[in-house]
RNA sequence: AGAGUUUGAUUCUGGCUCAGAACGAACGCUGGCAGCGUGGAUUAGGCAUGCAAGUCGAACGAGAAUCCGUUGAUCAAUCUUCGGAGAGUGAAACGGUGGAAAGUGGCGAAAGGGUGAGUAACGCGUGGGUAACCUACCGCGAAGUUGGGGAUAGCUCGCCGAAAGGCGGGAUAAUACCGAAUGUGGUUACUUCGGACAACCGGAGUGGAUUAAAGGUGGGGAUUCUUCGGAACCUGCCGCUUUGUGAGGGGCCCGCGUCCUAUCAGCUUGUUGGUGAGGUAAUGGCUCACCAAGGCAUACGGGUAGCUGGUCUGAGAGGAUGGUCAGCCACACUGGGACUGAGACACUGCCCAGACUCCUACGGGAGGCUGCAGUCGAGAAUCAUAGACAAUGCGCGAAAGCGUGAUCUUGCGACGCUGCGUGGGGGAUGACGGCUUUCGAGUUGUAAACCCCUGUCAUCCGGGAGCAAUUGUCCCGUCGCUAAUAUCGGCGGGAUUUGAUAGUACCGGAAGAGGAAGCCACGGCUAACUCUGUGCCAGCAGCCGCGGUAAUACAGAGGUGGCGAGCGUUGUUCGGAUUUACUGGGCGUAAAGCGUGCGUAGGUGGUCCUAUAUGUCGGAUGUGAAAUCUCACUGCUCAACGGUGAAACUGCAUUCGAAACUGUGGGACUAGAGUACAGGAGGGGAAAGCGGAAUUCUUGGUGUAGCGGUGGAAUGCGUUGAUAUCAAGAAGAACACCGGUGGCGAAGGCGGCUUUCUGGAAUGUUACUGACACUGAGGCACGAAAGUUGGGGUAGCGAACAGGAUUAGAUACCCUGGUAGUCCCAACCGUAAACGUUGUGUACUUGGUGUGGGGGGACUUGACCCCCCCCGUGCCGUAGCUAACGCGAUAAGUACACCGCCUGGGGAGUACGGCCGCAAGGCUAAAACUCAAAGAAAUUGACGGGGGCCCGCACAAGCGGAGGAGCAUGUGGCUCAAUUCGAUGCAACGCGAAGAACCUUACCAGGGCUUGACAUGGAGACCCUUCGGGGGUGUAGGUGAAAGCCUCUUUACUCACACAGGUGCUGCAUGGCUGUCGUCAGUUCGUGCCGUGAGGUGUUGGGUUAAGUCCCGCAACGAACGCAACCCUUGUGUUCAGUUGCCACCGCAGGUGAUGAGCCUGCGAGCACUCUGGACAGACUGCCCGUGCAAGCGGGAGGAAGGUGGGGAUGACGUCAAGUCAGUAUGGCCCUUAUGCCCUGGGCUGCACACGUGCUACAAUGGUCGGUACAAUGGGAUGCUAAGCCGCGAGGUGGAGCCAAUCCCCAAAGCCGGCCUCAGUUCGGAUUGGAGUCUGCAAUUCGACUCCAUGAAGGUGGAUUCGCUAGUAAUGGCGCAUCAGCUACGGCGCCGUGAAUACGUUCCCGGGCCUUGUACACACCGCCCGUCACAUCAUGAAAGCUUUCUGCACCCGAAGUCGCCGCUCCAACCCCUUACGGGGAGGAAAGCGCCGAAGGUGUGGGGAGUGAUUGGGAUGAAGUCGCAACAAGGUA
Repeated sequence: AGAGUUUGAUUCUGGCUCAGAACGAACGCUGGCAGCGUGGAUUAGGCAUGCAAGUCGAACGAGAAUCCGUUGAUCAAUCUUCGGAGAGUGAAACGGUGGAAAGUGGCGAAAGGGUGAGUAACGCGUGGGUAACCUACCGCGAAGUUGGGGAUAGCUCGCCGAAAGGCGGGAUAAUACCGAAUGUGGUUACUUCGGACAACCGGAGUGGAUUAAAGGUGGGGAUUCUUCGGAACCUGCCGCUUUGUGAGGGGCCCGCGUCCUAUCAGCUUGUUGGUGAGGUAAUGGCUCACCAAGGCAUACGGGUAGCUGGUCUGAGAGGAUGGUCAGCCACACUGGGACUGAGACACUGCCCAGACUCCUACGGGAGGCUGCAGUCGAGAAUCAUAGACAAUGCGCGAAAGCGUGAUCUUGCGACGCUGCGUGGGGGAUGACGGCUUUCGAGUUGUAAACCCCUGUCAUCCGGGAGCAAUUGUCCCGUCGCUAAUAUCGGCGGGAUUUGAUAGUACCGGAAGAGGAAGCCACGGCUAACUCUGUGCCAGCAGCCGCGGUAAUACAGAGGUGGCGAGCGUUGUUCGGAUUUACUGGGCGUAAAGCGUGCGUAGGUGGUCCUAUAUGUCGGAUGUGAAAUCUCACUGCUCAACGGUGAAACUGCAUUCGAAACUGUGGGACUAGAGUACAGGAGGGGAAAGCGGAAUUCUUGGUGUAGCGGUGGAAUGCGUUGAUAUCAAGAAGAACACCGGUGGCGAAGGCGGCUUUCUGGAAUGUUACUGACACUGAGGCACGAAAGUUGGGGUAGCGAACAGGAUUAGAUACCCUGGUAGUCCCAACCGUAAACGUUGUGUACUUGGUGUGGGGGGACUUGACCCCCCCCGUGCCGUAGCUAACGCGAUAAGUACACCGCCUGGGGAGUACGGCCGCAAGGCUAAAACUCAAAGAAAUUGACGGGGGCCCGCACAAGCGGAGGAGCAUGUGGCUCAAUUCGAUGCAACGCGAAGAACCUUACCAGGGCUUGACAUGGAGACCCUUCGGGGGUGUAGGUGAAAGCCUCUUUACUCACACAGGUGCUGCAUGGCUGUCGUCAGUUCGUGCCGUGAGGUGUUGGGUUAAGUCCCGCAACGAACGCAACCCUUGUGUUCAGUUGCCACCGCAGGUGAUGAGCCUGCGAGCACUCUGGACAGACUGCCCGUGCAAGCGGGAGGAAGGUGGGGAUGACGUCAAGUCAGUAUGGCCCUUAUGCCCUGGGCUGCACACGUGCUACAAUGGUCGGUACAAUGGGAUGCUAAGCCGCGAGGUGGAGCCAAUCCCCAAAGCCGGCCUCAGUUCGGAUUGGAGUCUGCAAUUCGACUCCAUGAAGGUGGAUUCGCUAGUAAUGGCGCAUCAGCUACGGCGCCGUGAAUACGUUCCCGGGCCUUGUACACACCGCCCGUCACAUCAUGAAAGCUUUCUGCACCCGAAGUCGCCGCUCCAACCCCUUACGGGGAGGAAAGCGCCGAAGGUGUGGGGAGUGAUUGGGAUGAAGUCGCAACAAGGUA
């Protein structure tokens, strides 16, 4: 950094897709170790169990267990003098020790931890303000800590309750509670000074008012008291009270920033402000009363969402995101509420309501894991009910210490990042095996084996109190407080104590290559290829796309590539995508300029001077938390990870400065803009009036049978008089010619003439105003045609409609009619391909040539011509632009200003909603779903019921046929055991087949064979042998239809295997050959040039030709394959040659005749002629005339032949997947006692039928009989066969001659004459009967021919169609191949006789060139549209139904604050009092009031789901009907 994908190819536009990075991931396969991180993203769903907030006895009372002491009931070992003593056990009581559990009290519990439901907000971020505030603990400072009182829990007693818990009586303590004193201070009032814009702040003053406290513990020694414990006193420490200040924390307020939606455009009544009051720590409608009527507007509403530092991506700008870590906020089952407190409206507090769960004795109670683990559920998916307070922190405590699921650790998970390993070196007979193979080999592959090493990790053994460790306690020293060397506190030194992780990290040793490799891909993108299987199946696929029998794309295998303890897939984000374009896009035709103007807000704005400092630029200061990112250094062996420092944090605020530009204030100017004036141009607009032509109608005249209409007709009109024609009249609408890419208008649009009213522009000239300008969201106005409403009008035209045609149909095109409408008035509609598909304005940028308006100059008789300027309107073009086409001063060029619009195709300009409209409908405007394209321009072809030019037996002009008949032959179809196979428009069908009775033969039936009918190789017999080797291999019998089988004999074969064989399949795997376009004139290349490119040019153009043949011109110049020529044949001549050919002259012989002439035959001689076959000549537009630039063309001469003389061979690049695997060859597949091979018989010949190609005819240009004449090509030995004889004949017999210019096979039509006389015939010969001949092993299926007899259809052939332009058509016969024979009437050749016609290129068919259109490229046999039918999918509407959110009104009203009341109750204070009690102050309960959650009722709105039926939409190899579009698409 790009790539694939629209096309036959190209350029562009444009979407889709891929390669990259990332992740709290999941899934599949696989899995060795270690370090560091990380792990409930879904149901803010429900939770069993354990733990997560306590601590202080140095605040207080009381005090269990334990232990000690005293007393000592009781039991009792042992001793005993039996009297007793008595160790020991030790109840109970008292005192002490001890301090559990609970309580009062203090502090904490508001932190830490979790989650992201809610929240679009001063919630968060950033920067400020607070003179409008609070702050426990902590630091510093000042002052004080006096003296009293009354209770209460625990405890005890009693009662209620299942429990939870509660009630009552009694006793008691405090750092609990309550008065009083003092007042440094604080607060407040007043006076005064200073500051401030202000609410206010600071200082001073008044003997104004008001306002505090609590003790605990350690030490001490003079004095005093003592209940002898101690107290007073002094002192240290910790507390307490008041106050100032600091630090840290918090509250409140403000500027700026903070998602989508206008299909949410108006919202708001405590709402906005004021005054006063209340409330709060504090400002404030925070609350209330009154007054005023304001306030906001991307408000209000809806959807979504915790925000940030950051994270991911990206070159950046951006985009996406907010998990872990850190800051802030919010929440704690749901909703509401307050209490306590410095702090809460409080996660593990309280009250109430609700839902849910649990306990219950049914009366009533208990609970809240979004703390750490764990469990269920849901889910694709996320861990241990672990260890420890050792460290870091937090709470309490004087401290030791206690607590801490914060935290530190361990465990689990490849979830991520990072590191390491699974070995290293040598080793070629390139082993075995696998795979491939052209069978030679190649590859796996130095890979393995094998040899020599190493020892990371893992394993085992040992070491390892090393790092992480300080605090505290004790001792010593010193300093401070103090009367004090007590105590206490600070600092320094020494000793000592504490480790969850963990016997871990690390170190040493031992052994042995031993325990450790997979995953994905391999058609292109994209690195990596073969075999087998499968056969549009199974399957793959991110896009393009693979798979229908040779799949590098499916599946498996071998090999290869990539990554590697991982690899792939899926999902998501950014990138690529400049595909939302700020950086950095566009709008003539690809998506995109509003139909046009006026104009509001807004944006932008001429020249000069001056001021200011909003923007702008620079400096400084503060802030921008830490972490992260970057850099440097550094610590873990490295890295990941971490530490230290720097930089950065592009921002915000304050302040100082600059003044060019912008803004703003002021002043001035005239070049922008405007006003006035002059004479002109104009279908600009409105109204009124007038005019002629035409059309139709009416009346009258003339006049008669048609008119009208069309491709052709018909409907229609007309004898009741049309059409036509003349005259008169009526009506409505539109204004020919002029008329013009001419004029005017903003656009729509405007056209007879005149008048009136009126808008604008241009030109010219000076004068005036002095930036007044440009654009323009909303808004307003205008706005063709059609349409709507009401009223008129209606000649013509004319939707709908009717009729007639056309047609398969024709709801159309064509015709005849015809209503709305078209016209006018008034009012709507508001859209058009409203187009220059090009928004408006301004400025700049070479030219040429028209035209409209105005002006000027010069010169004129002149308004002419000419030159110049301005405005408008066209064409062509430079530069430039553009994908190209094209645009080009009227820009699509170069710039600026402003507006509108676009972002793949379809769905869809549709649905829903809203606004407008009488309606029709318009404006605004989606989504689901679906496709990989849709598209623009240009290129090459092909095509056109487009055009031009040209050619061809293409048509026309002719001649003869086919189509009708019979027969032959081929094909289809049918039939069959089989009717073998192939060929199927032209270009299959007398084709393969130049010969099907058997054979052929491939088909069918039956019978047989299995190394085979045929080839090669091997082994063993036997025979011969020169010992090398070479050669060879039956007859007979039986059976049978034959093949074959069986047997026999012999020197006279056998065996198994490799293999043979296949007319089996694939001509769509192929070679070769062939057909066809087409013997048409085309098809290309090299270099150059043009084009971004496909490509073009050349090859087009003007002529000419049969021809891309030639000439001329030309950015082309040359060349190749084709054309032509060279080749063969034929036509003329010359020459050479002369047998088997020839016979003129000459000779001879014979015959005839007359022994003649002549003729005939033969021979000799000869080669003159004919002929044969070699060489050569000849024809080249060479010559002449005309024409033309030339090429050439027309005519002529000469010539046998004249303009390629005739004919043939020769077939360019290519097309048709044309034909052929059955001619041969050949890849692959298939069969192998059969799909091979042999044999007999049958079939290929089968026959209701259809078609093609032919033959014979239908007759007199004929038939028949008789006579008579003239060829050429060819063939001949198993052959051609003569003469002669036989037969009516086919033929038989015969055998001369000939291996052939020698012999043989050989004409017919024609000509001459006779008969037939127009008929189913003397035409025609089918069919059938009979008799024969020939070939052959054999003519039954199934041969040909002959004779006799028979004598069918057929009388010239419908639509349609074929061949032929001269030695041609037509017609006549002859020859040959195949072949035993023949179905040949076919095929290939030969000669005889021998025409007619062509005006011409309009039309049909085919072709060539140029051009044009195209939505075709499988190329018109193309493409393609819509309804209907079927299936699937998503979606709209719909009577309704369900659910959720929410507004408003009202009802009820818990807890609770506040207020009122407070008859009931009450210790502290006060008063009275006989000291009981009473009263007061004050308080509490209960009650009432406002507010108030949940709940209820009613009525609206939004969302979601569902819904009989219904609407269109999309998609779907072969459905139906038509043929709308693309070519003039057949009606543009």
Description: This is a predicted structure of a 1532-nucleotide RNA (small-subunit ribosomal RNA) from a metagenome. The coordinates come from a structure-prediction model, not an experiment, and the mean pLDDT is 82. Its Rfam family is "Bacterial small subunit ribosomal RNA". Rfam links the family to the GO terms structural constituent of ribosome and ribosome.